This is a predicted structure of a 73-nucleotide RNA (transfer RNA) from Streptomyces sp. ScaeMP-e83. Rfam family: tRNA. From the family's description: Transfer RNA (tRNA) molecules are approximately 80 nucleotides in length.
RNA sequence: UCGGGUGUAGCUCAGUCGGUAGAGCACGCGCUUUGGGAGCGCGAGGCCGCAGGUUCGAGACCUGUCACCCGGA
Numbered sequence: 001u002c003g004g005g006u007g008u009a010g011c012u013c014a015g016u017c018g019g020u021a022g023a024g025c026a027c028g029c030g031c032u033u034u035g036g037g038a039g040c041g042c043g044a045g046g047c048c049g050c051a052g053g054u055u056c057g058a059g060a061c062c063u064g065u066c067a068c069c070c071g072g073a
Stems, first nucleotide, its partner, number of pairs: 001072007010025004019056001027043005049065005
């Protein structure tokens, strides 16, 4: 310098053909237990790296940009 991939909850990751964002673990509360752990139930938590564009509507499409990873010079 060029090409490709990834970026979504605290962490690891889903999210189909564009239609109001989910799971597991972790966290809080309750039940259970003498207590803890385990188990069961409930709950909180993210406008999707950032900025624009297209659209009635964007996590998903387009452009730019940033970070990380891989590869070629």

The organism belongs to Streptomyces, within Bacteria. Its mean pLDDT, the model's own confidence on a scale to 100, is 80.